[in-house]
Molecule: c-di-GMP-I riboswitch aptamer
Organism: Clostridia bacterium
RNA sequence: AUGUAAAAAAGGCAAACCUUUAGGAAUGAAGGGACGCAAAGCCAGAUGUCCAGACCGGACGGAUCAGCUGCUACU
Numbered sequence: 001a002u003g004u005a006a007a008a009a010a011g012g013c014a015a016a017c018c019u020u021u022a023g024g025a026a027u028g029a030a031g032g033g034a035c036g037c038a039a040a041g042c043c044a045g046a047u048g049u050c051c052a053g054a055c056c057g058g059a060c061g062g063a064u065c066a067g068c069u070g071c072u073a074c075u
């Protein structure tokens, strides 16, 4: 460096739900809370789903690939 893995160690993130808040909505943010996650870290390229809908548009991305980066162990 590449590949494999999450057994151990150090850690990390945070589903549903509740409260407050923003929004037309999907949904987002803060706090609580943990279903789970080896990238559940970043980006948003492609597809997909959702909201709205006359057009323009918006959201998710813990749906699947793709790109970049990172800890440990073995190789």
Base pairs, nucleotide, nucleotide: 003074004073005072012037013036017032018031019030020029021028022027035062041068042067045065046064047063048060049059050058051057